[in-house]
RNA sequence: GCUCGGGUGGCGGAAUGGUAGACGCAGCGGACUUAAAAUCCGCCGAUGAAAGUCGUACGGGUUCAAGUCCCGUCCCGAGCA
Numbered sequence: 001g002c003u004c005g006g007g008u009g010g011c012g013g014a015a016u017g018g019u020a021g022a023c024g025c026a027g028c029g030g031a032c033u034u035a036a037a038a039u040c041c042g043c044c045g046a047u048g049a050a051a052g053u054c055g056u057a058c059g060g061g062u063u064c065a066a067g068u069c070c071c072g073u074c075c076c077g078a079g080c081a
Stems, first nucleotide, its partner, number of pairs: 001080007010025003018064001027043005045054003057073005
């Protein structure tokens, strides 16, 4: 340099163009226990008092609607040279 795959919460990782973040781990609160462990219940992106607004690497485009499709850029991995 060329080709292909990927970039989504603190981490792993799903999501057929139609409520973004299922499920698991970690964390926080509670129940149980003499106390703990295990187990069970709830919460768990950002901002905010709330309502709400924003959020899928970055910038554009298509669409009523984009994490998903198209173009460009950056980064990571694999292959080829």

The RNA shown here (transfer RNA) has 81 nucleotides and comes from an uncultured Opitutales bacterium. Rfam family: tRNA. The coordinates come from a structure-prediction model, not an experiment, and the mean pLDDT is 82. It was read from a public genome assembly.